[in-house]
Molecule: Bacterial RNase P class A
Organism: soil metagenome
RNA sequence: GGAUGGAUAGCCGCUCGCUCACGCGAGAGGAAAGUCCGGUCUCCACAGGGCAGCGUGCCGGCUAACGGCCGGGGGGAACUUCUCAAAGGGGUUUCUACGGAAAGUGCCACAGAAAAUAUACCGCUGGCGGAUCCGCAAGGAUCGGCCGGUAAGGGUGAAAAGGUGCGGUAAAAGCGCACCGCGGCCGGAGCAAUCCGGCUGGCAGGGUAAACCCCACGCGGAGCAAGACCAAAUAGGGGAGGAGGAGCGGCCCGCUCCGUUAAACUUCCGGGUAGGUCGCUAUAGUCUGGCGCGCAAGCGUACAGACGGGAGCCGUGCAGUAAUGUACGGCCAGGAUGAAUGGCUAUCGCCCGCAAGGGUACAGAAACCGGCUUAUAAUCC
Numbered sequence: 001g002g003a004u005g006g007a008u009a010g011c012c013g014c015u016c017g018c019u020c021a022c023g024c025g026a027g028a029g030g031a032a033a034g035u036c037c038g039g040u041c042u043c044c045a046c047a048g049g050g051c052a053g054c055g056u057g058c059c060g061g062c063u064a065a066c067g068g069c070c071g072g073g074g075g076g077a078a079c080u081u082c083u084c085a086a087a088g089g090g091g092u093u094u095c096u097a098c099g100g101a102a103a104g105u106g107c108c109a110c111a112g113a114a115a116a117u118a119u120a121c122c123g124c125u126g127g128c129g130g131a132u133c134c135g136c137a138a139g140g141a142u143c144g145g146c147c148g149g150u151a152a153g154g155g156u157g158a159a160a161a162g163g164u165g166c167g168g169u170a171a172a173a174g175c176g177c178a179c180c181g182c183g184g185c186c187g188g189a190g191c192a193a194u195c196c197g198g199c200u201g202g203c204a205g206g207g208u209a210a211a212c213c214c215c216a217c218g219c220g221g222a223g224c225a226a227g228a229c230c231a232a233a234u235a236g237g238g239g240a241g242g243a244g245g246a247g248c249g250g251c252c253c254g255c256u257c258c259g260u261u262a263a264a265c266u267u268c269c270g271g272g273u274a275g276g277u278c279g280c281u282a283u284a285g286u287c288u289g290g291c292g293c294g295c296a297a298g299c300g301u302a303c304a305g306a307c308g309g310g311a312g313c314c315g316u317g318c319a320g321u322a323a324u325g326u327a328c329g330g331c332c333a334g335g336a337u338g339a340a341u342g343g344c345u346a347u348c349g350c351c352c353g354c355a356a357g358g359g360u361a362c363a364g365a366a367a368c369c370g371g372c373u374u375a376u377a378a379u380c381c
Stems, first nucleotide, its partner, number of pairs: 001381004006348007014027005029362001033373002036371005041223004053219005058072005073098001074096009099214002104212002106208003121154002123150006130143005162180006181203001182201008227278004237269005244258005285307005290301004310332001312331008349360004
């Protein structure tokens, strides 16, 4: 890093499907998690172009798509090896957000002389001049001063203005040369990133873009509480009728209450809410037979079969380095909404323990799919 992620049986339950019913059947994961990317689907928006914003960023391929995956290139680190040694080259392992620092702006703590128009702390070194000491003298030693040269060495730092060696020099220095590195040009290999070779230039422009920024490419927004349909009661709205309406247990009288034109009351229409159905959940659909319902037309069917669809799962073959693609065969019913997928018993497995006994990880679907990330006992590779 990867794989598996306890097994069997019985009893009692829960959700869903089919059935007139009896019953029969289906029922958590590798991550169902985080909700970090990409899509399907739904609604809203949308002439075209630009700004802003967000994201991606070596090259090629795969994919429905991706910031994912595969392969390649460049770079870094550790170990090792070649070499007297260093620089450098080779090998193994491993990491890599890896466009641009010569458009511009900013920043580089501490330390350090100096962090970018270079600079001089120690050191090395040339010249001038002084003091002290030694010495008969010539001269020598030590310690200051002034004017210079120097980036070799020391020291600081994450990083110090190409590296190593030889020459050179007062001491130095690409100052010169060889090799390495770097820039430019040319040629070759490769689809490309890039690599190799030759010529040439003594070599310029420290780092930082997960700082602003520049360049290239991409991106409309919200999300299943999306959204679609059915639809009360009450209170609003609109239309029509309307002089009456309601109560006092049935009828009459009577009484009471609400009204008599912006009207009570009756009725119709429309919008929204509660509630419900679908979306919904893995095979769209079509046909035939059986079964059920129906007078029939027809409808239903998780019964059987045929044709057929699906970024679905498994296996095998083929193509490909691989991701992946493709052919064939088999399989494909979790879908609930306070939200089911559980509990007990027995036997076996595994772990701890001398034994009795104890434990058996991470975890729990909420529209669906492809990834990434994170968690994970025990066993295996």